[in-house]
Context: one part of a larger RNA
RNA sequence: UGACGGGGACCCGCACAAGCAGCGGAGCGUGUGGUUUAAUUCGAUGCGACGCGAAGAACCUUACCAGGGCUUGACAUGCGCCUGCACCUCCUGGAGACAGGAGUCCCUUCGGGGCGGGCGCACAGGUGCUGCAUGGCUGUCGUCAGCUCGUGCCGUGAGGUGUUGGGUUAAGUCCCGCAACGAGCGCAACCCCUGUCGUCGGUUGCAUUGUCCGACGAGACUGCCACGCUAAACGUGGAGGAAGGUGGGGAUGACGUCAAGUCAGCACGGCCCUUACGUCCUGGGCGACACACACGCUACAAUGGCCGAGACAACGGGUUGCCAACCCGCGAGGGGGAGCUAAUCCCAGCAAACUCGGUCGUAGUUCGGAUGGUAGGCUGCAACCCGCCUGCCUGAAGCCGGAGUUGCUAGUAACCGUGGGUCAGCACACCACGGUGAAUACGUUCCCGGGUCUUGUACA
Numbered sequence: 001u002g003a004c005g006g007g008g009a010c011c012c013g014c015a016c017a018a019g020c021a022g023c024g025g026a027g028c029g030u031g032u033g034g035u036u037u038a039a040u041u042c043g044a045u046g047c048g049a050c051g052c053g054a055a056g057a058a059c060c061u062u063a064c065c066a067g068g069g070c071u072u073g074a075c076a077u078g079c080g081c082c083u084g085c086a087c088c089u090c091c092u093g094g095a096g097a098c099a100g101g102a103g104u105c106c107c108u109u110c111g112g113g114g115c116g117g118g119c120g121c122a123c124a125g126g127u128g129c130u131g132c133a134u135g136g137c138u139g140u141c142g143u144c145a146g147c148u149c150g151u152g153c154c155g156u157g158a159g160g161u162g163u164u165g166g167g168u169u170a171a172g173u174c175c176c177g178c179a180a181c182g183a184g185c186g187c188a189a190c191c192c193c194u195g196u197c198g199u200c201g202g203u204u205g206c207a208u209u210g211u212c213c214g215a216c217g218a219g220a221c222u223g224c225c226a227c228g229c230u231a232a233a234c235g236u237g238g239a240g241g242a243a244g245g246u247g248g249g250g251a252u253g254a255c256g257u258c259a260a261g262u263c264a265g266c267a268c269g270g271c272c273c274u275u276a277c278g279u280c281c282u283g284g285g286c287g288a289c290a291c292a293c294a295c296g297c298u299a300c301a302a303u304g305g306c307c308g309a310g311a312c313a314a315c316g317g318g319u320u321g322c323c324a325a326c327c328c329g330c331g332a333g334g335g336g337g338a339g340c341u342a343a344u345c346c347c348a349g350c351a352a353a354c355u356c357g358g359u360c361g362u363a364g365u366u367c368g369g370a371u372g373g374u375a376g377g378c379u380g381c382a383a384c385c386c387g388c389c390u391g392c393c394u395g396a397a398g399c400c401g402g403a404g405u406u407g408c409u410a411g412u413a414a415c416c417g418u419g420g421g422u423c424a425g426c427a428c429a430c431c432a433c434g435g436u437g438a439a440u441a442c443g444u445u446c447c448c449g450g451g452u453c454u455u456g457u458a459c460a
Stems, first nucleotide, its partner, number of pairs: 001460002003457003007454007015444002019408005026298008034289002042053002064284007073123001077122008088103006105114003125273002128271003134267002136262003139258001141256001146185006152161003165176003191250004196218007221244001224238005300401001304360007316347003321340002326335003367398001372393007414436007
């Protein structure tokens, strides 16, 4: 000087408390451990691994396993020699990769060139190892309020001072004081979205205004008033206002810590394999299942289930795409073909929760839907391993969950549906969107994390 303390003082944070909904019990989904396996590819492992890399494993992906093949190689560049037997189509064999057979190059001022093929050489290739050799990127403390520098001063020195102190703030924010005076990275502001108004413009929206969209501008600054504080900074209340005192949200992450994570995104040093640890193919596996954990979905019902009728969104996406009307089908879906490269048309219907009416009457039930049977639909070369959806039948556990534990302070939680990315197909995940819309916060003793000062230390 730090770090640490079941030392002290002060102060913060959904940290506790107050409250609401959950998880932990059930079934199912997903991830992980374990076990199994020819293989169940690899990585991530307290917080900060475990719906994580996966924004989508039937083949492909794919890195794993078994078997069948290839070696200048699936891919790049260069050189030498030979060649037009390449590509493509057809035939034969084969699980395919591939092998064999038949047909057939382009330009040319003819020397040759282009595009290939074969042999040889130099090389390619490796998701093989090392994230304790690395770059880059990321997580975390933490959006916490800190971390430093120049000169000066103090100290033999490490170092201190400044940055401590008195107030104040969300803040090293600001004020006052002070051997310090200044400055930098952080804070704040500048950026984006949203809330109010004005002006101008606007198609595909609107009869006009308005709504809507875009651009420009206004508005909020403790500006005004009162009180408190010795003064200041500031705090409390009020007026006006759509909005107050950082209006709400986002982006933005200081010096550093964890030899944190990633050599499998990429790059890269070293090491290792080169008829193979490279590469192609078929099939299998990543989907196994006595178990254990994590995150979710659906429930256990009557503020509910079912039936009928009725109402109101927003964000988005769409040309190898979205797909209307109409017809067929109980339905998934099929036919059909209009419109739309899209404020025009479509996804998309009245979105669902909701409202009105009816029914059920506390029952493992008209709750719940697992599991199983069967009949179909769709995508795709192909749904056996191993997809999604529909109809009928089947109807399991489950009657609110031990110890414990999670999220959330407002248009939030909770509940409800909708869209998108990935994607041929596949979403209970993820990212976004709107609808309905609470309860509670006395307080800081305690738990957890953090900040400042101080104290002890045999620790660094």
RNAcentral holds the full RNA, with entries from Greengenes. A computed fold for a 460-nucleotide part of an RNA from an uncultured soil bacterium, annotated as small-subunit ribosomal RNA, 3' major domain. Its mean pLDDT, the model's own confidence on a scale to 100, is 84.